[in-house]
RNA sequence: GCGCUCGUAGCUCAGCCGGAUAGAGCGGCGGUUUCCUAAACCGCAGGUCGGAGGUUCGAGUCCUCCCGGGCGUG
Repeated sequence: GCGCUCGUAGCUCAGCCGGAUAGAGCGGCGGUUUCCUAAACCGCAGGUCGGAGGUUCGAGUCCUCCCGGGCGUG
């Protein structure tokens, strides 16, 4: 350089062939319980879906370019 693949919450990841409110677990915060802590249970917050364009009535999902990680290869 070329090919493939990944990038979604603080972390690990789902999101099937484009469809209406973007989710789970862990973690964080608050509450119940306890002498206190932990555990358990209940609730809450947290995302410009890597960036910029494009297609579309509609994009996390499709297309193009760019950035970053991984694998392969001359």
This is a predicted structure of a 74-nucleotide RNA (transfer RNA) from a Phycisphaerales bacterium. NCBI's taxonomy places the organism under Bacteria, Pseudomonadati, Planctomycetota, Phycisphaerae, Phycisphaerales. The prediction has a mean pLDDT of 80. The sequence was found in a public genome assembly. It matches the Rfam family "tRNA". It is annotated as a transfer RNA. Its family is annotated with triplet codon-amino acid adaptor activity in the Gene Ontology.